[in-house]
RNA sequence: GGAGUAGAACAGAUGAUCGCCGCCUCGCGCUUGCGGGGGGGAGGAAAGUCCGGACUCCGAAGGACAGGAUGCUGGGUAACGCCCAGUCCCGGAAACGGGAAGGAAAGUGCCACAGAAAGGAAACCGCCCGGCGCUCGCUCCUGAGCGCCGGGUAAGGGUGAAAGGGUGAGGUAAGAGCUCACCAGCCCUGCCGGUGACGACAGGGGCUCGGUAAACCCCAUCCGGAGCAAGACCAAAUAGGGGGACGUUCGAGGGUGGUCCGCCCGAGUCCCCGGGUAGGUCGCACGACCCCGGCAGCAAUGCCGGGGCUAGAUGAAUGAUCAUCGCCCCGAUUGCGGGUGACCGUGUCGGGAAACAGAAUCCGGCUUAUGGGCUGCUCCGACA
RNA sequence: UGGGGUGUCGUCAAGUGGUAAGACACGGGCCUUUGGAGCCCGCAUCCGGAGGUUCGAAUCCUCCCACCCCAGCCA
Numbered sequence: 001g002g003a004g005u006a007g008a009a010c011a012g013a014u015g016a017u018c019g020c021c022g023c024c025u026c027g028c029g030c031u032u033g034c035g036g037g038g039g040g041g042a043g044g045a046a047a048g049u050c051c052g053g054a055c056u057c058c059g060a061a062g063g064a065c066a067g068g069a070u071g072c073u074g075g076g077u078a079a080c081g082c083c084c085a086g087u088c089c090c091g092g093a094a095a096c097g098g099g100a101a102g103g104a105a106a107g108u109g110c111c112a113c114a115g116a117a118a119g120g121a122a123a124c125c126g127c128c129c130g131g132c133g134c135u136c137g138c139u140c141c142u143g144a145g146c147g148c149c150g151g152g153u154a155a156g157g158g159u160g161a162a163a164g165g166g167u168g169a170g171g172u173a174a175g176a177g178c179u180c181a182c183c184a185g186c187c188c189u190g191c192c193g194g195u196g197a198c199g200a201c202a203g204g205g206g207c208u209c210g211g212u213a214a215a216c217c218c219c220a221u222c223c224g225g226a227g228c229a230a231g232a233c234c235a236a237a238u239a240g241g242g243g244g245a246c247g248u249u250c251g252a253g254g255g256u257g258g259u260c261c262g263c264c265c266g267a268g269u270c271c272c273c274g275g276g277u278a279g280g281u282c283g284c285a286c287g288a289c290c291c292c293g294g295c296a297g298c299a300a301u302g303c304c305g306g307g308g309c310u311a312g313a314u315g316a317a318u319g320a321u322c323a324u325c326g327c328c329c330c331g332a333u334u335g336c337g338g339g340u341g342a343c344c345g346u347g348u349c350g351g352g353a354a355a356c357a358g359a360a361u362c363c364g365g366c367u368u369a370u371g372g373g374c375u376g377c378u379c380c381g382a383c384a
Numbered sequence: 385u386g387g388g389g390u391g392u393c394g395u396c397a398a399g400u401g402g403u404a405a406g407a408c409a410c411g412g413g414c415c416u417u418u419g420g421a422g423c424c425c426g427c428a429u430c431c432g433g434a435g436g437u438u439c440g441a442a443u444c445c446u447c448c449c450a451c452c453c454c455a456g457c458c459a
Base pairs, nucleotide, nucleotide: 001380002379003378004377005376006375007374010371012325013324014323015322016321017320018319020041021040023038024037025036026035027034028033043356047367048366050365051364052363053362054361055227056226057225058224062261063260064259065258067223068222069221070220071219072086073085074084075083076082087101088099089098090097091096102218103217107216108215109212110211111210124157125156126153127152128151129150130149131148132147133146134145135144136143165183166182167181168180169179170178184208186205187204188203189202190201192199193198231282232281233280234279241273242272243271244270245269246268253265254264255263275458276457277456289308290307291306292305293304294303295302296301328352329351330350331349332348333347335346336345337344338343385455386454387453388452389451390450391449394408395407396406402439410426411425412424413423414422432448433447434446435445436444
C1' cells in the first nucleotide's frame, strides 16, 4: 500500500438576514386580531409495523377443545421470537461469519420422471448352479456354444437427488458382515471433566437402521380479546324516518374473541336504504428517561452516588441564503523538518462532498435504507 | 395512526410441492378479388423482488417492494 473482517462513535459549530409551529409574558384593541420581549422545537433509523411490553377498556377473565408462537445449553431482562457467554455442525487459507440446532427405532403421508426395484424393497444386463432341447468337436470319459425353464447372487454395469456402511483378506458354484482385521457411524455400560449442552477414555453389542417435521403429527414451554380512531368528559346535531329478519321466560341478542360449557345482563337486537354532525378538553410528556463516576460480573446487565429536564403538533411546525471556522477527500508544490532509502510529518495554493430521510400514546428489540471518516485483527504485496 | 387483504403473459384468471391450464388481445400462415368471420401454429428465459428449507418451490418459511380496502358520534 491492497484485499478482507469486526467494533465503537458522529451526523458539523458560530454569527448575520429572511421565514415556520407551540408555550409564557407585556402593551394596544378589547370580538376573532396586531405589535414587542423571553424560552423551546426530530432520528439513528422518527421507516417497515415484524416481535415483546407499559397504559386503557371489555362486570370477574373461569374450564374444555381448537388455534397460534417458540424449540442446543446456561445466564440477562418488565417481557420477547431480543441480547450475552458457551456447545455442536457448516462456510472460509485466516481474522471471522452463519445455523427455525427437540423427535423420522410413536404413527400416517410423500419421494415426480427415469429405473427391475423408492423402503426394513428389488433380479433388467451380468455372474453362477440345475434340468431339457439343438449344433459342433471327440474312440470313450467328457468339453464348448446357443435357446427355453427353474433357482441362487446386491460383488460389477445401468437408472436416479437418494439403491441399506468403506477398504483388504478369508470363504464360496458364484456371491454376500457369511467370517475376520482396521476405519466411520449407532446403541448400551462404566469412569473422568463441566451447573449444563457436550467432550475425553475404556469395554461390550448386533453388524448398519434412507430422506422429508420451513408435510400432518408427537413432546416441552408460553399465550383471554381489542387497541390512544384505546378510553373519560363537555359541546353540537334531530328524519331516534322507511324497509326486512329474529325474539319476549319454548330466551333473540349482548358481555365474548374460533367453538362449546359455565356465569352475568336481558326486551328488544341485527341488517339495508336514507338523514344529521364531525368541534373542544384530558389521556399527553418524570420516564423499564438522559449524562458522569464507582462497584460486581468474561459479557449482556445489575446496584450505588452525583447532576439534568430534553418537541407535544392535530393535515400537522423545526427551513433557506451568505460569511468564517472545524473535520475530511483529490491534485499541485525549487517551503520547512526527519529518514541511507521507499517515503513520512507539517505548511502553502487550487478544487470538492455532505447521504438516508420527518415525531403523531410511550418504551425495549429486530429488520430495512444510508454519508464520510476512526480503531483493532487476519492475509498478501512492495521498498529499505 | 391502527387494522385487514392482494400481487401469475398486454387484460381477466386456473394451478396450493413434480413439464405454468384456459379465454380475450397480439404475431405468422391457410381461405377470400380485398376486409371481416372461420381453421392451424406461435407467444410466461424472471409467477412483485431477495434469501432460505427440499432431490425439486408460483406453492412452504423469513425479510423487503407496490397497490387496494376499513374505521368516530347521534345509534
About this RNA:
Two RNAs folded together computationally: RNase P RNA and transfer RNA, 459 nucleotides in total. Model confidence (mean pLDDT): 76 of 100. It holds a member of the Rfam family "Bacterial RNase P class A". By type it is a ribozyme.